Context: one part of a larger RNA
RNA sequence: GGACGAACGCUGGCGGCGUGCUUAACACAUGCAAGUCGAACGCUGAAGCUCUAGCUUGCUGGAGCGGAUGAGUGGCGAACGGGUGAGUAACACGUGAGUAACCUACCCCCCUUACUUUGGGAUAACUCCGGGAAACCGGGGCUAAUACCGGAUAUGACUGCUGGCCGCAUGGUUGGUGGGGAAAGUGUUUAACGGUGGGGGAUGGGCUCGCGGCCUAUCAGCUUGUUGGUGCGGUGAUGGCGCACCAAGGCGACGACGGGUAGCCGGCCUGAGAGGGUGACCGGCCACACUGGGACUGAGACACGGCCCAGACUCCUACGGGAGGCAGCAGUGGGGAAUUUUGGACAAUGGGGGAAACCCUGAUCCAGCCAUGCCGCGUGCAGGAUGAAGGCCUUCGGGUUGUAAACUGCUUUUGUACGGAACGAAAAGGUCUUUUCAAUAAAGAAGGCCCAUGACGGUACCGUAAGAAUAAGCACCGGCUAACUACGUGCCAGCAGCCGCGGUAAUACGUAGGGUGCGAGCGUUAAUC
Numbered sequence: 001g002g003a004c005g006a007a008c009g010c011u012g013g014c015g016g017c018g019u020g021c022u023u024a025a026c027a028c029a030u031g032c033a034a035g036u037c038g039a040a041c042g043c044u045g046a047a048g049c050u051c052u053a054g055c056u057u058g059c060u061g062g063a064g065c066g067g068a069u070g071a072g073u074g075g076c077g078a079a080c081g082g083g084u085g086a087g088u089a090a091c092a093c094g095u096g097a098g099u100a101a102c103c104u105a106c107c108c109c110c111c112u113u114a115c116u117u118u119g120g121g122a123u124a125a126c127u128c129c130g131g132g133a134a135a136c137c138g139g140g141g142c143u144a145a146u147a148c149c150g151g152a153u154a155u156g157a158c159u160g161c162u163g164g165c166c167g168c169a170u171g172g173u174u175g176g177u178g179g180g181g182a183a184a185g186u187g188u189u190u191a192a193c194g195g196u197g198g199g200g201g202a203u204g205g206g207c208u209c210g211c212g213g214c215c216u217a218u219c220a221g222c223u224u225g226u227u228g229g230u231g232c233g234g235u236g237a238u239g240g241c242g243c244a245c246c247a248a249g250g251c252g253a254c255g256a257c258g259g260g261u262a263g264c265c266g267g268c269c270u271g272a273g274a275g276g277g278u279g280a281c282c283g284g285c286c287a288c289a290c291u292g293g294g295a296c297u298g299a300g301a302c303a304c305g306g307c308c309c310a311g312a313c314u315c316c317u318a319c320g321g322g323a324g325g326c327a328g329c330a331g332u333g334g335g336g337a338a339u340u341u342u343g344g345a346c347a348a349u350g351g352g353g354g355a356a357a358c359c360c361u362g363a364u365c366c367a368g369c370c371a372u373g374c375c376g377c378g379u380g381c382a383g384g385a386u387g388a389a390g391g392c393c394u395u396c397g398g399g400u401u402g403u404a405a406a407c408u409g410c411u412u413u414u415g416u417a418c419g420g421a422a423c424g425a426a427a428a429g430g431u432c433u434u435u436u437c438a439a440u441a442a443a444g445a446a447g448g449c450c451c452a453u454g455a456c457g458g459u460a461c462c463g464u465a466a467g468a469a470u471a472a473g474c475a476c477c478g479g480c481u482a483a484c485u486a487c488g489u490g491c492c493a494g495c496a497g498c499c500g501c502g503g504u505a506a507u508a509c510g511u512a513g514g515g516u517g518c519g520a521g522c523g524u525u526a527a528u529c
Base pairs, nucleotide, nucleotide: 001529002528006525007524008523009522010521013377014376015375016374017373018372020369021335026333027332028331030330031329032328035076036075037074040073041072043070048065049064050063051062052061053060054059055058083288084287085286093212094211095210096209097208098207099206102205103204108201109200110199111198114196115195116194117151118150119149120148126141127140128139129138130137131136158179159178160177161176162175163174164173165172166171185193186192214260215259216258221251222250223249226248227247228246229245230244231243232242233241263285264284265283266282267278268277269276270275290311291310292309293308294307313324314323315322316321341367343366344365345364349363350361351360352359353358380410381409382408383407390401391400392399393398416465417464418463419462420461424456429450430449431448432447433446434445435444436443473518474517475516476515477514478499479498480497484513485512486511487510488509494501495500
């Protein structure tokens, strides 16, 4: 000198764009953060409408239509998105390869084949009964499905036997023959959306390997599933991954093993570079979700707002038993030098569900707070010398503050008041035309016209009005280092980054005048280049 997720002191006008618990992965009140589908299913059946009976002519009753709402079965989602950095020195990460050792729901795309085949038994909801303070639980009875379970059919998938071809070792690929296994309907019944078997693509993942990146030898030896083999098991898949048996190996001064520290990277800061430091925000990967362990479901989890067990803690209790997990967004206590609102909206982008309308979305978009950072703007401009007054210094002549002020003229950024007023929003939807098509259905594509939707926000922006009006501080002045005098103090009080100042004329302490530097900031402090 640079830089910062900064803090502290003094000061503080505005705007734009960013950033904002680095400490206790400490504990959490409250609200919200993951739902959706009635075009899968059975119940429940509100408003309203129609018809009708009674009459106290605007109420009651009945029937039909209607379908709100509520919980339930079922499907998809909940494994994404969001948070944190505890653990991890490891194939965790980065980079480059391999997988002839593997998986991939929906979607997306494509191709192909057939089927919407034939049957069955349940169960929740509901109802009845019972237990419990509650959480909730048990029993009897009824019922539906795209829920569940059989049968038929299937070239192909898979598999036994047997041939051909090929390769990169295990093998790959292609024939014959036998075994073998599937489905679900909804629907304005042409559509459309689904369901089943299979091939391919895409995407996302799993596993393996080469190389690379911390400190410590005051850690020198480490290892028994250890190293390898055979077999079996297990997995989507290779493998001591697990087990039985056999062999005695394997690693290590090119640092094993141990200890300490740490998420890794793209990047960021610095530096001419080499290098050094760092890993906040944004992006990729990993790990974790009160602590430890476990599996279930599923295409995918060993699952933050799922389940089970154990533990600590908190809460409820009728003492028998139950409930909970903010390292999601806000917010509270605590710790700390220190870090924000219990805000608005789904308008846009994106995600989940749905045929759609639409619903949900603390992702996101916005607003709020903080000079926390960067950038921009302003606090006026021009004229004005009897160089006014006052202050300070003085050799008492004067010098300086100083064109500075006053005063005159001008301007109106910002601010104030009033008026107008956005872009972000065209997709979707409706309709017409053209095209693909047997088709004047439908669907897709292209074009024209119509039309709805804005949290931010009456904000940005524009216009008008008055008026210099609403706006300057902080540090320093001995040398390094730009900037000097007076008074006070008297090795005291104090200053100090280094050298060093202060013991009676201190340019070094304190105050004042003046000056220098930066400026809505200025200085100090910590770590770092």

Background:
A computed fold for a 529-nucleotide part of an RNA from an uncultured bacterium, annotated as small-subunit ribosomal RNA, 5' domain. Rfam family: Bacterial small subunit ribosomal RNA. Rfam links the family to the GO terms structural constituent of ribosome and ribosome.